Context: one part of a larger RNA
RNA sequence: UGACGGGGGCCCGCACAAGCGGUGGAGCAUGUGGUUUAAUUCGAGGCAACGCGAAGAACCUUACCAGCCCUUGACAUCCCGGUCGCGGAUACCAGAGAUGGUUUCCUUCAGUUCGGCUGGACCGGUGACAGGUGCUGCAUGGCUGUCGUCAGCUCGUGUCGUGAGAUGUUGGGUUAAGUCCCGCAACGAGCGCAACCCUCGCCAUUAGUUGCCAGCCUUAAGUUGGGCACUCUAAUGGGACUGCCGGUGAUAAGCCGGAGGAAGGUGGGGAUGACGUCAAGUCAUCAUGGCCCUUACGGGCUGGGCUACACACGUGCUACAAUGGCGGUGACAGUGGGCAGCUACCCCGCAAGGGGACGCUAAUCUCUAAAAACCGUCUCAGUUCGGAUUGUCCUCUGCAACUCGAGGGCAUGAAGUCGGAAUCGCUAGUAAUCGCGGAUCAGCAUGCCGCGGUGAAUACGUUCCCGGACCUUGUACA
Numbered sequence: 001u002g003a004c005g006g007g008g009g010c011c012c013g014c015a016c017a018a019g020c021g022g023u024g025g026a027g028c029a030u031g032u033g034g035u036u037u038a039a040u041u042c043g044a045g046g047c048a049a050c051g052c053g054a055a056g057a058a059c060c061u062u063a064c065c066a067g068c069c070c071u072u073g074a075c076a077u078c079c080c081g082g083u084c085g086c087g088g089a090u091a092c093c094a095g096a097g098a099u100g101g102u103u104u105c106c107u108u109c110a111g112u113u114c115g116g117c118u119g120g121a122c123c124g125g126u127g128a129c130a131g132g133u134g135c136u137g138c139a140u141g142g143c144u145g146u147c148g149u150c151a152g153c154u155c156g157u158g159u160c161g162u163g164a165g166a167u168g169u170u171g172g173g174u175u176a177a178g179u180c181c182c183g184c185a186a187c188g189a190g191c192g193c194a195a196c197c198c199u200c201g202c203c204a205u206u207a208g209u210u211g212c213c214a215g216c217c218u219u220a221a222g223u224u225g226g227g228c229a230c231u232c233u234a235a236u237g238g239g240a241c242u243g244c245c246g247g248u249g250a251u252a253a254g255c256c257g258g259a260g261g262a263a264g265g266u267g268g269g270g271a272u273g274a275c276g277u278c279a280a281g282u283c284a285u286c287a288u289g290g291c292c293c294u295u296a297c298g299g300g301c302u303g304g305g306c307u308a309c310a311c312a313c314g315u316g317c318u319a320c321a322a323u324g325g326c327g328g329u330g331a332c333a334g335u336g337g338g339c340a341g342c343u344a345c346c347c348c349g350c351a352a353g354g355g356g357a358c359g360c361u362a363a364u365c366u367c368u369a370a371a372a373a374c375c376g377u378c379u380c381a382g383u384u385c386g387g388a389u390u391g392u393c394c395u396c397u398g399c400a401a402c403u404c405g406a407g408g409g410c411a412u413g414a415a416g417u418c419g420g421a422a423u424c425g426c427u428a429g430u431a432a433u434c435g436c437g438g439a440u441c442a443g444c445a446u447g448c449c450g451c452g453g454u455g456a457a458u459a460c461g462u463u464c465c466c467g468g469a470c471c472u473u474g475u476a477c478a
Base pairs, nucleotide, nucleotide: 001478002477003475004474005473007472008471009470011468012467013466015462016461019426020425021424022423023422026318027317028316029315030314031313032312033311034309035308042053043052064304065303066302067301068300069299070298073129077128078127079125080124081123082122083121084120087106088105089104091102092101093100094099109119110118111117131293132292134291135290136289140287141286142282143281144280145278147276152191153190154189155188156187157186158167159166160165171182172181173180197270198269199268200267202238203237204236205235206234207233208232211228212227213226216225241264244258245257246256247255248254320419324378325377326376327375328374329373336367337366338365341360342359345356346355347354348353385416390411391410392409393408394407395406396405432454433453434452435451436450437449438448
């Protein structure tokens, strides 16, 4: 100087408390451990691994296993020899296919000093080399997590100290903040804080189609005429600054109350992550040193596996019902997506879906139906709750749904009556609850990323638990 203390002081955070809803019990989904296996590829491991890499494992993916094949190789550059075309389509044989053998058709390279001379393509060969998701994240770059959006971390000059170092950065107030004020052997400065950026909330201006409709005309319908006032769209501005008033405070910074205002003291949300810590994570995104393999640890293919199942854990979904189930009526969103696509509408089917077919490269057409809501019924039961499991018949995608997809119909109708010890999230348009969209994607979502609808309760307080900041004290620790 730090670190630590079941030392002290001061302060903060959904840290506790006050509340609301969960997890832990059940079934299922998903990840992990374990076990099994020819293989169940690899990585991630307290918080900060475990719906994580994976925003989509039937083949492919795929890195794993078995079998069958290839060896200058699936891919790059160079050298030698050969052919001028290469390429595309077609059919046959063997084979699981890769591959090997054969057949027909279409097409018939460019430049040229006319020399296979140059380029280009292909075939064969030789070796240099290719190739490796093989090892080392404790050799590394890059990227990322975490403490933590915590308020800290430092420097120059000066001063003090033999020195390590101190001072500044401590103190009195204050703040979300090393935020600001005052004081002070310090005076200044940098990286952080804040602001500048995006978005939501108010207003104005500009603009008026595909959007809108107050008045006029018109219609089944903003459908048409007309209009751009309103809504909206999307660009530019304005607006909030403790600016004003009162109180308080050291006359300061600020704090408390009030006015006006769409908004008030950081208005809500986002982006933004200082010096550093964890030899944290990643050699399997990529890059890369070293080591290793080179007829194999490289490459191709078929099939299998990653989907196994006495069990254990994490994260979720659905429930256990009446604030509910079922049937009916039928109103109101927002974000987004769409041409190898979204598909109106009509017909067929109980349905998944199928057959026709309009429009739309989209404020135009379409996905699109929002769901919670309201009315009727059920009357507390393992039930008209719950839907696992199983049987059977279908639909769709796709060469192909056996291992191993999703969906529909009929039948079946398991556990489960609110969950021990323990434990998690959340302070407002939040929790809870309800549906909708998107990425990935042929198909496949209870996951993820977004969107809107309905819409709470509670916070006395900081003694305690956890994490953190500052000052101080002890230390046999560094």